Transfer RNA from a Bacilli bacterium, 73 nucleotides, folded computationally. The coordinates come from a structure-prediction model, not an experiment, and the mean pLDDT is 80. It was read from a public genome assembly. It matches the Rfam family "tRNA". Rfam describes the family as follows. Transfer RNA (tRNA) molecules are approximately 80 nucleotides in length. By type it is a transfer RNA.

[in-house]
RNA sequence: GCCGAAAUGGCGCAAUUGGUAGCGCAACUGACUUGUAAUCAGUAGGUUGCGGGUUCGAUUCCUGCUUUCGGCA
Numbered sequence: 001g002c003c004g005a006a007a008u009g010g011c012g013c014a015a016u017u018g019g020u021a022g023c024g025c026a027a028c029u030g031a032c033u034u035g036u037a038a039u040c041a042g043u044a045g046g047u048u049g050c051g052g053g054u055u056c057g058a059u060u061c062c063u064g065c066u067u068u069c070g071g072c073a
Base pairs, nucleotide, nucleotide: 001072002071003070004069005068006067007066010025011024012023013022019056027043028042029041030040031039049065050064051063052062053061
């Protein structure tokens, strides 16, 4: 330099014929317990990497950029 992939709560990952963004762990609250852990119930937490475009509507489609990973040279 060229090609490809990835970026989504604190962490690990889902979600594509475009239609209100979910799961697990962690956190917090409550129940249980003499107490802790475990277990059960619940709560909060995301402008979906950054900009622009298409659309009634974008995590999803198009485009530019950033970062990371892989391959080729």